RNA sequence: CAAUCCAUACAAGCGCCAGCACUCGCGUCCGCGAGUGGACGAGGUGGGGGAUCUCGGAUCGUCGGCGGGUGACCCCCGGUUUGCCUGAACCGUCAAAGGCCCCACAAAGCCAGGGAGCGAUCUCUGGGGGAAAAGGGCCGGCAGGCAGAA
Repeated sequence: CAAUCCAUACAAGCGCCAGCACUCGCGUCCGCGAGUGGACGAGGUGGGGGAUCUCGGAUCGUCGGCGGGUGACCCCCGGUUUGCCUGAACCGUCAAAGGCCCCACAAAGCCAGGGAGCGAUCUCUGGGGGAAAAGGGCCGGCAGGCAGAA
C1' cells in the first nucleotide's frame, strides 16, 4: 500500500415508552416476569432566541405521552423592489408576496409469494395503487433623502 474478515456507527416526520392494547410463561382472578405494537411517505436549515411545527396518503390506536426537530414567529445578517442611504413590504443565496394557467413525483394501507419468531409481530421481493405542499409559465414592485446625467 492492497485485499479479505469481524465489531461499532449510520436516525431529524426522527428516536423513545411510565399509561394503553396485544403475545408468551408463571401464578390463579388480577397480579408478576419476559416480549410485541405505538405516524405512511413528500418537502424542508443564513445566525441567535423562546414557545413547539408543514404537506398530503391511509382510516381498527396514525390513542396517550416524553425527548428532539430544518416549518412559523421575534431579533440580527443578507437579497429584491431604485445607483446609494433610510424606511416599508416580501423573501433566504434559485433570496416577490399574490392572482390565473400548466405540470409532476411517494410510501404505507391492499394482493401474491419468501424469510425470522412458540406467539403478538417484524422483515424482504413482486404486483397494484398512485397525493398535496413543491415546481414551471404569464401577469404582477415603493416612499423619503442624496448623488449623477440631460
This is a predicted structure of a 150-nucleotide RNA (glmS glucosamine-6-phosphate activated ribozyme aptamer) from a Bacillota bacterium. The model forms 88% of the base pairs in the Rfam consensus. Taxonomically the source falls in Bacillota (Bacteria, Bacillati). Its Rfam family is "glmS glucosamine-6-phosphate activated ribozyme aptamer". Gene Ontology terms of the family: regulation of gene expression and catalytic activity. By type it is a riboswitch.